[in-house]
RNA sequence: CUCAUCGAGACCGGCUGAGGGAUUGGGCCCAAAGACGCCGGGGCAACCGCCGCCAAGCGGAAAGGUGCCAACUCCUGCGGGACCAGCAAUGGUUCCGGCAGAUGAG
Numbered sequence: 001c002u003c004a005u006c007g008a009g010a011c012c013g014g015c016u017g018a019g020g021g022a023u024u025g026g027g028c029c030c031a032a033a034g035a036c037g038c039c040g041g042g043g044c045a046a047c048c049g050c051c052g053c054c055a056a057g058c059g060g061a062a063a064g065g066u067g068c069c070a071a072c073u074c075c076u077g078c079g080g081g082a083c084c085a086g087c088a089a090u091g092g093u094u095c096c097g098g099c100a101g102a103u104g105a106g
Stems, first nucleotide, its partner, number of pairs: 001106006011041005019030003024077004042069003047065002050060004073100001078097008
């Protein structure tokens, strides 16, 4: 850089000690009843890999390589549609698509 996926799932102990939830604004959550991080053990899942079928693909198992184990990628800020309220300005709800991010493979 490209492609694919991202509303499911998954804990116990030890150490540490103040912030953390990618950036940034607005929210909202987690956190001294110890969050985040590190270590040990455990687990979830099925991208690569393995097996079956002619195989795109579908299915199976989970040794190995990754990944993951609060909240939809926690929600949202960019564009568009629909609906509702309103004389209008405008606001709310919802859906779709982007941007960005995460993971895997090349």
Background: Predicted 3D model of a 106-nucleotide RNA (SAM riboswitch aptamer (S box leader)) from a soil metagenome. Its Rfam family is "SAM riboswitch aptamer (S box leader)". Its family is annotated with regulation of gene expression in the Gene Ontology. From the family's description: The SAM riboswitch is found upstream of a number of genes which code for proteins involved in methionine or cysteine biosynthesis in Gram-positive bacteria.